The part of an RNA shown here (small-subunit ribosomal RNA, central domain) has 349 nucleotides and comes from an uncultured bacterium. Its mean pLDDT, the model's own confidence on a scale to 100, is 85. The full RNA is in RNAcentral, with records from ENA.
Context: one part of a larger RNA
RNA sequence: UUGGGCGUAAAGGGUGCGUAGGCGGCCUGUUAAGUAAGUGGUUAAAUUGUUGGGCUCAACCCAAUCCAGCCACUUAAACUGGCAGGCUAGAGUAUUGGAGAGGCAAGUGGAAUUCCAUGUGUAGCGGUAAAAUGCGUAGAUAUAUGGAGGAACACCGGUGGCGAAGGCGACUUUCUGGUCUGUAACUGACGCUGAUGUGCGAAAGCGUGGGGAUCAAACAGGAUUAGAUACCCUGGUAGUCCACGCCGUAAACGAUGAGUGCUAAGUGUUAGGGGGUUUCCGCCCCUUAGUGCUGCAGCUAACGCAUUAAGCACUCCGCCUGGGGAGUACGACCGCAAGGUUGAAACUC
Numbered sequence: 001u002u003g004g005g006c007g008u009a010a011a012g013g014g015u016g017c018g019u020a021g022g023c024g025g026c027c028u029g030u031u032a033a034g035u036a037a038g039u040g041g042u043u044a045a046a047u048u049g050u051u052g053g054g055c056u057c058a059a060c061c062c063a064a065u066c067c068a069g070c071c072a073c074u075u076a077a078a079c080u081g082g083c084a085g086g087c088u089a090g091a092g093u094a095u096u097g098g099a100g101a102g103g104c105a106a107g108u109g110g111a112a113u114u115c116c117a118u119g120u121g122u123a124g125c126g127g128u129a130a131a132a133u134g135c136g137u138a139g140a141u142a143u144a145u146g147g148a149g150g151a152a153c154a155c156c157g158g159u160g161g162c163g164a165a166g167g168c169g170a171c172u173u174u175c176u177g178g179u180c181u182g183u184a185a186c187u188g189a190c191g192c193u194g195a196u197g198u199g200c201g202a203a204a205g206c207g208u209g210g211g212g213a214u215c216a217a218a219c220a221g222g223a224u225u226a227g228a229u230a231c232c233c234u235g236g237u238a239g240u241c242c243a244c245g246c247c248g249u250a251a252a253c254g255a256u257g258a259g260u261g262c263u264a265a266g267u268g269u270u271a272g273g274g275g276g277u278u279u280c281c282g283c284c285c286c287u288u289a290g291u292g293c294u295g296c297a298g299c300u301a302a303c304g305c306a307u308u309a310a311g312c313a314c315u316c317c318g319c320c321u322g323g324g325g326a327g328u329a330c331g332a333c334c335g336c337a338a339g340g341u342u343g344a345a346a347c348u349c
Base pairs, nucleotide, nucleotide: 004320005319006318007303008302012317014200015199016198017197021193022192023191025087026086027085028084029083030082031081033080034079035076036075037074038073039072040071041070042069043068049065050064051063052062053061054060090190091187092186093185094183095182097180098179102176103175105173106172107171108170109153114148115147116146117145118144119143120142124135125134161168162167205246206245207244208243209242210241215239219235220234221233222232257316258315259314260313261312262311265294266293267292268291269290270289271288272287273286274285275284276283277282298305299304322349323348324347331342332341333340334339
């Protein structure tokens, strides 16, 4: 490279936006670049292919000839492309309604932990499998009142909701993104994907300045143990929180890239819409968008997946090619650093 693949065997980029590129709805006309047909020329000879012939065969030799490529001309116009015009089923706009922990900022609240002050009160508290370290007669624990401060928001809460992903959960307000349903008024293919690029991106970590209640790497002590640099206990610093700036990684998982169309049923649930019935509540049917479960065909090595596909197809991107060496070395780029991205080989089995 070809081929085959990527839920679990190697393999889907963490996730958006988007440039180039690739691919692209229906109808009409036109063009003739691709495409197809024909004619002519050319592709030295030898060689190769086919056919025939000659050395007894073959290798070898002789002859004829086709295919194919390129160039020019002529023709065709279905398909792809170009140009022009039109359409509305894709896409978008408008508008009627709807739900939501979507985001940012400000303010407010109650419960709890800790600490401080004061009162009551007295000998224990705490902790464990059992203990001890620890705290306590300088009055602890418990209890009551008051205060300080930081962090997190019980119940509701739900295979519930929202977000591209990371993620988002007290309440109120400002600003703000997306999405769904109905109508079919408007635009008229404006679309899909997306190398490079660029934004976002848990936790930990880093820089500067704050903050510091809880919890808690490191560390100290007590236990356990043969030892115990652990598991258990008592403490405890970074950190955990905020602002700004970095880092750019995760089992960043549905271990399943995005988009479009098609393909049995059954049953829940969320947000809408329509119809029937009913005085109302409600019940029944249909339908759109999500989100679960069961399950047929089909697929799969099996497990399982199964209209939310891992089924049937198409378009585009990413990635894989035995284990180890190794996500290492070297180089380059990025970073304050930690390190990240890209990413081999020898050798070995």